[in-house]
RNA sequence: GGGCAGGCUAGGCCGGGAGGUUAGUCGUCUCUUGUUACCAUCAACCGACUUACGAUGGGGCUGAAGCCUGGGAGAGGUCUUUGCAGGAUCUAUUGGUCUUGGCUUGGACGAUGAUACCCUGUCCUUGGGGAUUGACCUUUUUGGGAACCGGGUCAGGCUGGGAACAGAGCAGCCCUAACCGAUUUGGUUGGUGCUCCGAGGGUAGCGGGGUUGAGGAAAAGCUGAGGUUAAGCUAAUGGGUUUUGUAGGGAUCCAUCUCGGGUGUGCCUGCCU
Repeated sequence: GGGCAGGCUAGGCCGGGAGGUUAGUCGUCUCUUGUUACCAUCAACCGACUUACGAUGGGGCUGAAGCCUGGGAGAGGUCUUUGCAGGAUCUAUUGGUCUUGGCUUGGACGAUGAUACCCUGUCCUUGGGGAUUGACCUUUUUGGGAACCGGGUCAGGCUGGGAACAGAGCAGCCCUAACCGAUUUGGUUGGUGCUCCGAGGGUAGCGGGGUUGAGGAAAAGCUGAGGUUAAGCUAAUGGGUUUUGUAGGGAUCCAUCUCGGGUGUGCCUGCCU
């Protein structure tokens, strides 16, 4: 000087990428992808830092490892473009959405009678009646009905008288006015989801009756004529914007795998040469 073995230390590793946030970086967060590889505390109104190792504390592996760099593959992601299919939205054009006729489909209902026609009720207006009822007038019968300011008769008592008698007259009784009820006759006036007979109106619906005797309602499509075409809604076609999915192309970032290159290779001990 070189080589082999063992032990240390410096060092390295204990994840990375995209998004998000940020002036920027790292991290907790979301997604994605590796290692048979950490633990605890803090951290999205965020925690730490400034070329940026997240900060603090503890631990494990490895150990001159490592560091720098080129190529290939490449999960996953981002951007862009083309085709096809679909959605949303804007716009333009042409129609529809209304009335009526025809044709086709349709076939509820129909000899327990379709359609059609006639009459009529219900509905409306009006006229005349009935029934019922309120008010007023009138009439009939009847009950009650004046202490004083109606009538009659007047016990008792009072007054006059010698007496016979007479007088006024309270209560009671009878009659009765005004009046309060009940009832009855006639008239006037008003009412009623009552009813009868008429006249007219109306006919979409419901009910009843009569004549005829087999069709035919709704709905959909096509079409003719008319109408609107202001707005709204809706259909078709074209164009624009955007979005979703799928199949391709291009670019780019990148975990991870792999093939290289350069550089570096400390300290101690033992052995061999």